[in-house]
RNA sequence: AAACUUUGCUGGGGGUGCCCCGUAAGGGGCUGAGAAAGAGAAGUCUCUUAUCCCUUUGAACCUGAUCUGGUUAGUACCAGCGUAGGGAAGCGAUAUUCCGGGAAU
Numbered sequence: 001a002a003a004c005u006u007u008g009c010u011g012g013g014g015g016u017g018c019c020c021c022g023u024a025a026g027g028g029g030c031u032g033a034g035a036a037a038g039a040g041a042a043g044u045c046u047c048u049u050a051u052c053c054c055u056u057u058g059a060a061c062c063u064g065a066u067c068u069g070g071u072u073a074g075u076a077c078c079a080g081c082g083u084a085g086g087g088a089a090g091c092g093a094u095a096u097u098c099c100g101g102g103a104a105u
Base pairs, nucleotide, nucleotide: 001097002096006093007092008091009090010089011055012054013053014052017030018029019028020027021026036049037048038047039046040045061086062085063084067080068079069078070077
């Protein structure tokens, strides 16, 4: 001087699903880092907060998509799709690398 590794602070982004029982309230189960609470309303959508994750080096998350194949109680889950299209940044430190100088040998 850089820094692809790791990380801190501040800001920002995103998700909250599926199935069963029940008149309802609600309860139970599945996967996961996370599927929570409250409010509103045009009645199954929006907003706020919490938790968790992600932040361009971007599979956090959205579209494609109630897609294709498998599996299952299941529109969930696994894989494909995907060197597809989108998607939210600044500063500091650091593994490490390179350059120069000094000392020692």